[in-house]
A computed fold for an 82-nucleotide RNA from a Pseudomonadota bacterium, annotated as SAH (S-adenosyl-L-homocysteine) riboswitch aptamer. It was read from a public genome assembly, where an Rfam model found it. Rfam family: SAH (S-adenosyl-L-homocysteine) riboswitch aptamer. Gene Ontology terms of the family: regulation of gene expression and S-adenosylhomocysteine metabolic process. The organism belongs to Pseudomonadota, within Bacteria. The model forms 100% of the base pairs in the Rfam consensus.
């Protein structure tokens, strides 16, 4: 870094539908139609593959702690004002 699994990022309702996926069509590895669709993102842990760095192994304390997620609405939480 890629992939897979589990978790976290407060909780819902409505709505649109890009990507992916499914079905159909097709001038065929292109595009069209239909369906579904707003945690697909970030991050922590584990596993795996590849690459790089590093002489090797093990461990403690303190402090701080995410960012973001179309549109509309509701609730929760926090702060302030009345």
């Nucleotide at each position: 870094u890629g992939c897979g699994c589990c978790g976290a990022g407060g909780a819902g309702c409505g709505u649109u539908g890009c990507g992916a996926c499914a079905g159909g069509g097709u001038c065929c590895u292109u595009c069209c139609c239909u369906g579904c669709c707003a945690g697909g993102c970030u991050u922590g842990g584990c596993g795996u593959a590849u690459c790089g760095u590093g002489g090797c192994u093990a461990c403690g304390g303190a402090g701080c702690c995410a960012a973001c997620g179309g549109c509309g609405c509701u609730c929760a939480c926090c702060a302030c004002c009345u």